[in-house]
Background:
This is a predicted structure of a 510-nucleotide part of an RNA (small-subunit ribosomal RNA, 5' domain) from an uncultured bacterium. The coordinates come from a structure-prediction model, not an experiment, and the mean pLDDT is 82.
Context: one part of a larger RNA
Order: sequence, then C1' cells, then structure tokens
RNA sequence: GGACGAACGCUGGCGGCGUGCUUAACACAUGCAAGUCGAACGGAGUUAAAUUGAAGCUUGCUUUGGUUUAACUUAGUGGCGAACGGGUGAGUAACGCGUGAGUAACCUGUCUCAUACAGGGGGAUAACACUUGGAAACAGGUGCUAAUACCGCAUAAGACCACAGUGUCGCAUGGCACAGAGGUCAAAGAUUUAUCGGUAUGAGGUGGGCUCGCGUCUGAUUAGAUAGUUGGUGAGGUAACGGCCCACCAAGUCAACGAUCAGUAGCCGACCUGAGAGGGUGAUCGGCCACAUUGGAACUGAGAUACGGUCCAAACUCCUACGGGAGGCAGCAGUGGGGAAUAUUGGGCAAUGGGCGCAAGCCUGACCCAGCAACGCCGCGUGAGGGAAGAAGGUUUUCGGAUUGUAAACCUCUGUCCUAUGUGAAGAGAAGAAGACGGUAGCAUAGGAGGAAGCCCCGGCUAACUACGUGCCAGCAGCCGCGGUAAUACGUAGGUUGCAAGCGUUGUCC
Repeated sequence: GGACGAACGCUGGCGGCGUGCUUAACACAUGCAAGUCGAACGGAGUUAAAUUGAAGCUUGCUUUGGUUUAACUUAGUGGCGAACGGGUGAGUAACGCGUGAGUAACCUGUCUCAUACAGGGGGAUAACACUUGGAAACAGGUGCUAAUACCGCAUAAGACCACAGUGUCGCAUGGCACAGAGGUCAAAGAUUUAUCGGUAUGAGGUGGGCUCGCGUCUGAUUAGAUAGUUGGUGAGGUAACGGCCCACCAAGUCAACGAUCAGUAGCCGACCUGAGAGGGUGAUCGGCCACAUUGGAACUGAGAUACGGUCCAAACUCCUACGGGAGGCAGCAGUGGGGAAUAUUGGGCAAUGGGCGCAAGCCUGACCCAGCAACGCCGCGUGAGGGAAGAAGGUUUUCGGAUUGUAAACCUCUGUCCUAUGUGAAGAGAAGAAGACGGUAGCAUAGGAGGAAGCCCCGGCUAACUACGUGCCAGCAGCCGCGGUAAUACGUAGGUUGCAAGCGUUGUCC
C1' cells in the first nucleotide's frame, strides 16, 4: 500500500447493486416450510332438478321419506411425490475431494424411440355399522363393500434359468452374434371418445454405484504397526467386484520415499495479495462430500439406511386420571443464551423453477420482492457566477500591522437531490387472462438556496504552525522519542494539511 462476512469511537443527505451468528452442531414458545390426483375406488355430506309415497290443510303450497340425474366438497383405500428443493460444517487426513482413466464387475422411476401384447377368473380389506378397553395417545372384536389395491390361470419372446453347437472378436477372467430342444415369468382400466394410462423386451438419454494412477496440513520430544490382519480355496451375500461376511489352509501385509499414533481441518472452482514465482483464505455464488438432539438398526422404494418417516437405547423438555404417552428449527421468521458482533414472528406465487393433475388448478419461507444495518462497492448532492469598505467578530502582534478572507454580507442565477400535485411503465415471448414489487421507476408542472459535513492529523519518517495552560506532573507514542518554566511532540484555542458521507483505531492475511 491492498484486502475484509469485520468490530469499536466520532459523525451521518440520497440512490443503485450486493452482503449480513465467523461465537454455543447451545436450548427452543408460536406460525408457516410437501403435497396432489374425484379422469383409479367404494362411501359420506351439501345444493338443485325430476319422479313417487305419507301427513297437514290455505287445493297448490308446506313438512317429511324413497328413487334417479347433475354440480360441488371430501375422511378412507389406491397412485405419484415426499431420496428434489432448503440448512449446517460437527465428523472426516479418507478414493472424502481434485484431476485423468476403467467397469469384459454394475443399477437407473419418470423421459424419448422401437417391437409385441392386454384373454378369462378368484378371495380379501379399510372406509362404514355395532361394540370393547383407555384420562389421553391409541388399540381390539364382530359384520358388510370397491378398485388402476392383492392373488392364481391362459398366452409368450431376441427376457431369465440350466444344457449343448457354430462363427467371430478381445483385455486375463471372457464379450458378441446365430440357430436348437427344455423349464419359468405379464397386464388395468378411466373418460367429456379428444385422449390419458397398463404389461414385456430392446436401444438411447439422464442420474448414480464401484475400482485404479497422480495430487492433497503439522509433529520422530510418535518407530515399529497389524490376527479378518495379508493371500488362497470353497460357500454365502450384493445391482455389482471384493475378507464384504463365514469355514478351512498358508504366514503374510504396511513402514525412514515416514507406517502406526497424536494434533488440526470439510475438499474444490474460486477469492485476497504479489511484476511473477509464491504466500494466505475456503463468507456470499457454483460442484462434490458428510450430518440432521446423541448412538444403533432396518423397512418401503427405481432411488434412503430417509432433517419436517419407522423401531430400539440414552440425555433433555412437556402432558398425565401415575397405568402411560408426546417432542426434536444445522428449513423461513422469531425467542432465550453465548458474544466485540450479525436483520422482519413482512408481501406474493406476477416471474423462474419444482411436485401432483388430461386440464382447470392446488401446494411451494425454493424463488421473486419489500423491511432493518454507511457492513461493502459504485454514483450524486450539500450550490454556481460576481463581489474589497479587504466590514464586524476571532486569533496574533515588534501595536505599524498580519491572518481568518471572496470567505461572509450583498447582487444575478440554477434546480441535481428535496417537497407538493398530476401522469405513469417495461418486467406478461405465440389468441386471451394474470404484476407481489407499486401508484414504485420514469415523465410533466410548481416551490424555494431553502432541508443535507464531518473525521483524523500538523517534531522527523509525512503534506500541514502559532498563542496560552501545564512543568519528568497531567499526559502522548507506529518507530525514533517528547514533558524537569519560553513544549511547532501533552491539553485548549486560532490557523493549516489530508480524506470525505465518511474519517480514524483495533484485529487478521499478503
């Protein structure tokens, strides 16, 4: 000198764009953050219409019951989603990450393309009704019912399984293609008749799993570490390879090119600095990983070992009729606490994107906006021109003056910002509709210099000096050093220098 997610002191006009718990991965009141589909299904309810039975009478109305139709709502069964999006960095020195390869050892819902198919049956169960236990959470019994829920049967291949053959290729195990006979495995309908779905197989796309080369902090005042340990055979398990797991066998394997142990730490693109080489950092944004009160476990599923799912244990909090139950903000706001320190219990789905749905649409604290904070960067303003009697006042003085100083007053203007009034967007791509922001930005008119400057420094480094007070005191200080009676170094005043809505100090990095 530069930089900062900064903090503190003094000061503070406006706008644009960003950024904002670095500490306690501490505990959390309250609200919201994941639903959707009635075009899968049976019910239930509301409204309307038609029809029909009964009662009342005012004889065409009222009340009530049944059936049908239509519209709407929805607890439950079912489907898809909830594994995305959002948060945090505790753990992790590791194939975790980065980079480059491999997978002849693998999976992939939805999507795209292609081929083929969808025949015929069955038994349940929630809802519901009745009922039992319980304070509750909830649990149980009996009976009834539907499906794109569930289960057989049929059909079936270039799918799968075990045989056996030919050809071809390679990278060791092997891969691919062709024909053979045997065995196994499918399906679902809805509808407004436009369509949307179902099953099997193949190919693609997308997303992932696994393996390997290289790179990835400090300590030797850590020198030996290791028994599923290293390898083999066989069996199991997995989507898949593998001590991944198990039985048996062998005795290996790693290490001074630093094993093991200990400490610290999420990694990267990037960011800061520097001429560069390097050094430092890993906030915001993007990619990957890990975690979801702590520890463990599996289920469902294409995908989780699942933040707002389940089970077990533990700590903590809450409810209780003492028998038993409920909970998890490292989602968005917000509260307490910790701290030098970090914001609103806001608006909207208008845009972008996501989930569901044929759609209309619903949901979306993702997101878009607004609010708070000079926290940062950038821009603008606080007026411009003229004006010497060099006014008054202040300071100083050698008492002549000097300086503040064209500074002010005064004159002539301007209208950025500001205030008021009116008008008023783009953001909404293809016919229409739809704007939270927002009556915002912008534009027009009017008003009046009116409402808008501070902070640090002035001995040298280092731009900028005098007076008074103090008297090694009070104090200053980044270094050298000032202060003991004439202090340009302390304090105050006047003046000056520098930067400026900021200025200085502290901290950290280069």